Model confidence (mean pLDDT): 82 of 100.
This is a predicted structure of a 526-nucleotide part of an RNA (small-subunit ribosomal RNA, 5' domain) from a metagenome.

Context: one part of a larger RNA
RNA sequence: GGACGAACGCUGGCGGCGUGCCUAACACAUGCAAGUCUAUUUGAAGUUGGAAGCUUGCUUCUGACGGAGGAUGGCGAACGGGUGAGUAACGCGUAGACAACCUGCCCUUUAAUCCGGGACAACCCUGUGAAAACGGGACUAAGACCGGAUGGUAUCUAAGCAUCGCAUGAUGCUCUGAUUAAAGAUCUUGAAUCGUUAAAGGAUGGGUCUGCGUGACAUUAGCUAGUUGGUAAGGUAAAAGCUUACCAAGGCUUCGAUGUCUAGCUGGUCUGAGAGGAUGAUCAGCCACACUGGGACUGAGAUACGGCCCAGACUCCUACGGGAGGCAGCAGUGAGGAAUAUUGCGCAAUGGGGGCAACCCUGACGCAGCAACGCCGCGUGUGUGAAGAAGCAGUUAUCUGUGUAAAACACUGUUAAUCGGGACGAAUUGAUUGGUUAGUAGCCGAUCUUGACUGUACCGGUAGAGGAAGCUCCGGCUAACUCCGUGCCAGCAGCCGCGGUAAUACGGGGGGAGCGAGCGUUGUCC
Numbered sequence: 001g002g003a004c005g006a007a008c009g010c011u012g013g014c015g016g017c018g019u020g021c022c023u024a025a026c027a028c029a030u031g032c033a034a035g036u037c038u039a040u041u042u043g044a045a046g047u048u049g050g051a052a053g054c055u056u057g058c059u060u061c062u063g064a065c066g067g068a069g070g071a072u073g074g075c076g077a078a079c080g081g082g083u084g085a086g087u088a089a090c091g092c093g094u095a096g097a098c099a100a101c102c103u104g105c106c107c108u109u110u111a112a113u114c115c116g117g118g119a120c121a122a123c124c125c126u127g128u129g130a131a132a133a134c135g136g137g138a139c140u141a142a143g144a145c146c147g148g149a150u151g152g153u154a155u156c157u158a159a160g161c162a163u164c165g166c167a168u169g170a171u172g173c174u175c176u177g178a179u180u181a182a183a184g185a186u187c188u189u190g191a192a193u194c195g196u197u198a199a200a201g202g203a204u205g206g207g208u209c210u211g212c213g214u215g216a217c218a219u220u221a222g223c224u225a226g227u228u229g230g231u232a233a234g235g236u237a238a239a240a241g242c243u244u245a246c247c248a249a250g251g252c253u254u255c256g257a258u259g260u261c262u263a264g265c266u267g268g269u270c271u272g273a274g275a276g277g278a279u280g281a282u283c284a285g286c287c288a289c290a291c292u293g294g295g296a297c298u299g300a301g302a303u304a305c306g307g308c309c310c311a312g313a314c315u316c317c318u319a320c321g322g323g324a325g326g327c328a329g330c331a332g333u334g335a336g337g338a339a340u341a342u343u344g345c346g347c348a349a350u351g352g353g354g355g356c357a358a359c360c361c362u363g364a365c366g367c368a369g370c371a372a373c374g375c376c377g378c379g380u381g382u383g384u385g386a387a388g389a390a391g392c393a394g395u396u397a398u399c400u401g402u403g404u405a406a407a408a409c410a411c412u413g414u415u416a417a418u419c420g421g422g423a424c425g426a427a428u429u430g431a432u433u434g435g436u437u438a439g440u441a442g443c444c445g446a447u448c449u450u451g452a453c454u455g456u457a458c459c460g461g462u463a464g465a466g467g468a469a470g471c472u473c474c475g476g477c478u479a480a481c482u483c484c485g486u487g488c489c490a491g492c493a494g495c496c497g498c499g500g501u502a503a504u505a506c507g508g509g510g511g512g513a514g515c516g517a518g519c520g521u522u523g524u525c526c
Base pairs, nucleotide, nucleotide: 001526002525003524004523006522007521008520009519010518013378014377015376016375017374018373019371020370021336026334027333028332030331031330032329035075036074037073039072040071041070042069046065047064048063049062050061051060052059053058054057082289083288084287091214092213093212094211095210096209097208098207101206102205106202107201108200109199110198111197112196113195114148115147116146117145124137125136126135127134128133154179155178156177159174160173161172162171163170164169184194185193186192187190215261216260217259222252223251224250227249228248229247230246231245232244233243234242264286265285266284267283268279269278270277271276291312292311293310294309295308314325315324316323317322342368344367345366346365350364351362352361353360354359381411382410383409384408391402392401393400394399415467417462418461419460420459421458425453430448431447432446433445434444435443436442470515471514472513473512474511475496476495477494481510482509483508484507485506491498492497
């Protein structure tokens, strides 16, 4: 000198864009953050038709529309969002390998979607319990569940051929036997749309392995029995001591094993001419974690933040028998701390989940609020105006400085104020409609419609210099000097050092220098 997720002191006009618990991975009141559905079933409120009774506008019975809420089922909940505790590791980065693997939804292609069956919830009846919840009986539907049929390029099995390779082998073809499928819905009734099943390929996303790189300490020198290798079996989507039995005695290490301490890694960021050094907030990629420890279930995918089970600590409820909970999601509270924001608005946009769609959900996201926390921009006026007012300070007592500064005169109108107009973000949205077409499919057009921010940005008018400057420093380094007070006192200080009676170094006045809505101080890095 530069930089900062900064803090503190004094001061503070506006706007744009960013950023904002670095400390206790401390504990959390309250609300919200993951639902949705043209599969199935039940069917409340309400609307309405009919009948009966009568208290004449009500009750009962029954039909239609309706569709709340619940239940079965499907998909999603493994994404998105948070945090950095752990981890010195194939965790991350980079370059490769898989002839050792998986991949829901999506795209392309091929074939199919046949015949049946028995249940279980909800509802109803009933029991236990304070509650959470749990049990018994009877009824019932489905794209839930189950049986059968058919079936090949799938799987297993027997055999043969061809091509290729990198050792195990891979690919293709022929072929014997065996095994495994399915679900329907909607209406416009069709060459329909959305699904379902099997198979092949793609895309996407993952899994595993390997070379190299990726802290400190030798005041850590030896470490290791599933340890290193083999055989067999098991296991996984998949190679493998991944696991087990047996056999052998190996494996790592001064090119730093093992141990201890510290730490998420990277793209990047800061600095520097560079080499390098430091760092890893925001944004992006990967990893790990979700009160602490352990475990599996479901599923294409989890060993699952707002799922389950067990144990533990803590908090809450309790009728003392037993139960409930997990903000390192968004706000918010307490605590800790030098220190870090609103219990806001909206799904209009972008993106995500469900749905044919309408639409619903979305504290992702878009916005607004708070904070000079940072960067950038603008303003606090402009011109004229005296050999030069007053005041103040100094003075050789004459003047000098403040100083064109002010006043005064003439202007301007940024910004703020007020009045009026008023967007972009909105379309490949949706509805209606025209054309094409067999077609209310798809495609091409037309009209209307959809904005949280927001009456915001922006534009114009009105009046009017009016509302808007401070902070630090002035001995040298280092730009800027005098007077008074004090008298090694009070004090200053980054270093050198000032102060003991003429202090340009302390405190105040005047003057000056620097930066400027900031200026200084402290901390940290280069």

The full RNA is in RNAcentral, with records from SILVA.